Context: one part of a larger RNA
This record gives sequence, C1' cells and structure tokens, in this order.
RNA sequence: UGACGGGGGCCCGCACAAGCGGUGGAGCAUGUGGUUUAAUUCGAAGCAACGCGAAGAACCUUACCUGGUCUUGACAUACAGAGAACUUACUAGAGAUAGUUUGGUGCCUUCGGGAACUCUGAUACAGGUGCUGCAUGGCUGUCGUCAGCUCGUGUCGUGAGAUGUUGGGUUAAGUCCCGCAACGAGCGCAACCCUUUUCCUUAGUUACCAGCACGUUAAGGUGGGCACUUUAAGGAUACUGCCAGCGACAAACUGGAGGAAGGCGGGGACGACGUCAAGUCAUCAUGGCCCUUACGACCAGGGCUACACACGUGCUACAAUGGUAAGUACAGAGGGUUGCUAACCUGCGAAGGUACGCUAAUCUCAAAAAGCUUAUCGUAGUCCGGAUUGGAGUCUGCAACUCGACUCCAUGAAGUCGGAAUCGCUAGUAAUCGCGGAUCAGAAUGUCGCGGUGAAUACGUUCCCGGGCCUUGUACA
Repeated sequence: UGACGGGGGCCCGCACAAGCGGUGGAGCAUGUGGUUUAAUUCGAAGCAACGCGAAGAACCUUACCUGGUCUUGACAUACAGAGAACUUACUAGAGAUAGUUUGGUGCCUUCGGGAACUCUGAUACAGGUGCUGCAUGGCUGUCGUCAGCUCGUGUCGUGAGAUGUUGGGUUAAGUCCCGCAACGAGCGCAACCCUUUUCCUUAGUUACCAGCACGUUAAGGUGGGCACUUUAAGGAUACUGCCAGCGACAAACUGGAGGAAGGCGGGGACGACGUCAAGUCAUCAUGGCCCUUACGACCAGGGCUACACACGUGCUACAAUGGUAAGUACAGAGGGUUGCUAACCUGCGAAGGUACGCUAAUCUCAAAAAGCUUAUCGUAGUCCGGAUUGGAGUCUGCAACUCGACUCCAUGAAGUCGGAAUCGCUAGUAAUCGCGGAUCAGAAUGUCGCGGUGAAUACGUUCCCGGGCCUUGUACA
C1' cells in the first nucleotide's frame, strides 16, 4: 500500500421489511445430469452452465454411427495435353458412381493464339467442426450504470509511498459548495444521440371529414376542403428560471405558483482502471502440435427425438372473480410478389376450388382477446381439467415409419392450490388478456416486439445478501 475481520462509523440497492403473484406437489413442453446405445456429435458448469450457442435436427443442416466409395482430392493457385461451355436419352446400382448415347460447335484475334468452362496427367499443395481459450487476436459475460480509477507539476517522507482523492455539508453521482500544501488535468458521472409526453410552422396522398352539395340498405362512396385527427421534416418548451421557508450570506433541500410536463419528467443506446489464466481455437482469424489412400472428401440409411431416475426453465390446470352458448364494442406494432390473399362456392372442420386487389398510409394477413349483455351449469373429480389412446382426415415437402404441425369423432389420466425451501416485481410497474415479427418448405408453451385492462405496499434500516467511503486490528500478500 492492499486484502481480510462472526471490528467500528456513515450511506446505497426489490437486500430485508410491507405487499402482490409465482416456483417447489400434478400432467405436458423444453434444456441438463445420469444411464443406455453402433452413435445417442461438440461446447456451456455457483451467482455469471441448464427454452444457453440452436432466429427453428424428417433428408439437408450434421460435426456422430454403420455400410458403400474417392485419393492433387468437394474447394484455391500454378504447369502440360485434349476438348467450347452446355445438353438429350438409356442401362447397372440404395446412392455416390460407372458405362453407352443425342444435339451443340460459340466469343475475341496481330491467325501464333487468348478469355471463361470441362476432362486427363504430374508435382508443389489442398483439406481437417482434429488438440491446446493455460500460446493468442477479435468478440462477450460478470462485479456494475457501482462511482470510482489515475496522471503532471509542487510539497512531505531515507524509502516503499503519502498528499491531491482526506475533512464540514450536499447529491443518483469524485454531483456541487466551503475549507485545506496543494494547484491543475485525463478516463468515467452528467450532458450532447434516439424515443415518449405538450404546442407551433410547413406539407396534404393512399390518411382525415367541420361546414356546403350529391348519393347509399349501409359506407369519406363522390364533388369539394386542409379546419380537426394523423403522417414526417423543422422549431419551441423545463432552467431550481420565479416565490416562501430552511441552510453557513454557499451548494443544496422542503413546500408553492404557473405549466401538458418539476426538480435526472418516463424509457433506451451508452459500461472507466480493472477482476474472474471467466467464456469462445465449433462464427471468424491465428502461433505451436497432430492426420495426409485419412483425423481429408462423396453417398445411402440410422442417430442427435433413447429412458428405472434426478435437477433447472416454462405452459396448462386444479374452477363459479369460473366453464359453456348466443349477441356486441374498442388497439398498437409489424409482415407480404418463389408472397399476403378479399368476395363467392364445397367441406362439421383442418382445408380445397375459383379468383378481385396489392411491390401496399391504397390491397391483404385481420377475427383482437380479456370486456359488456343475456341464458345455463350449482360445488360434483363436475358442463372443471385436458394428458393418454383408438379411428378417420388436411397441409407442407422427393419423402412425415423411426421423427412434423393441424382438424374431426370417440376416449377422458393425474390434479381439489402444493413440505422444507425458494424467485420476480415500487407504476402504466406486478398481475392478467390477446396481436405481430425473425428463423422458416413445414414445424413454438421458446425468443424479440406491440398494445388492452390495471392493482397492493414501502413504518423503517435491527437483521440476511451485495456494494461504496472513512477509520481500526492483523503472526496474511
């Protein structure tokens, strides 16, 4: 100087407390361990691995296994020779591949040849998701959006170092003020950026419709209009600016006025010096090592989907604040031409047929759902719950057996609110309700977004956990 303490002081955080809803019990989905297997590819491991890499394993993906094949190779550059490239059909085979066969003879040219592509041959080489993340770059997690981490000069100390950065107040903040052998500065904090909330200006189409007119079963449907809504560009607004109290005549704090908004208005992006030899050699790059008729490459089938069991994360429930049936209302944000598909017809339905429109503020996905109204069920393993299983189908796709999603009929399991323990959340939040996107032929209860309805509680900091500053002890470094 640090680190540590079941030392002290001050302070903070959904850390506890106060509340609300969960997990742990059930069924299923998904990930992991274990076991099994020819293979169940590999990685991730307390917090910070376990709906994680994977924004989507039937083939492909795919790295694994079995079998069948290739050896300058599936891919790159260089050399020589031949041939344009390309293409039709047949045979054998699971296919890779092998054999035969049809058409084609192009482009540039200094007529030597050249460019692209294919085949053959030889050698340099290719190739490796093989090992080492404890050789690395890059990227990322974490402490933590915590308020810290340092430097120059000066001063003090023999020196390691100290000071500044400590102290008194204050703040979300090393934020600001005052004091001070310090004076300044840098990386962080804050602000500048995006979004949301209010207003103004400009601009009106595909959006909108107040007034005027036409028109309809109905409808901005039409003329017309740019007022309103809205869209998208530019601006304004909030700064403790004003008032009072309090404070040290400071910084600030408390209350108030005005205001759409008040003291960081809400949310996002943004992550200092560093820590964990944290994670990743399987995104990529890369040193070293290893393989080179195989640890490389191609193909078919299988596996990654197994199942006495254990754990994590979720979904659905156990019902009446509910289930069912009928009627009826209101979003936002997105996607769409290999696509979204209206209306109509067929089908109980998943869907199918036909077909308008739309490269979309124009058409379409699209029905929002919870909500509201009415009826019924009457506390039952039920008109709760939907697992499982049988049958019949639809769609995607060469192909749904291993192993897809969905529909209909039948079946109707566990489950009556969950032990010890444990998690999230402080406001448009929790809870609850639906909608959309990415990936994607098909395949979400995951994930990323969107809006609708919309709470309770916080006395307080004694205690648990994590963190910051000062101080003290130490046989630790």
Predicted 3D model of a 477-nucleotide part of an RNA (small-subunit ribosomal RNA, 3' major domain) from an uncultured bacterium. Its Rfam family is "Bacterial small subunit ribosomal RNA". Model confidence (mean pLDDT): 84 of 100. RNAcentral holds the full RNA, with entries from ENA and SILVA.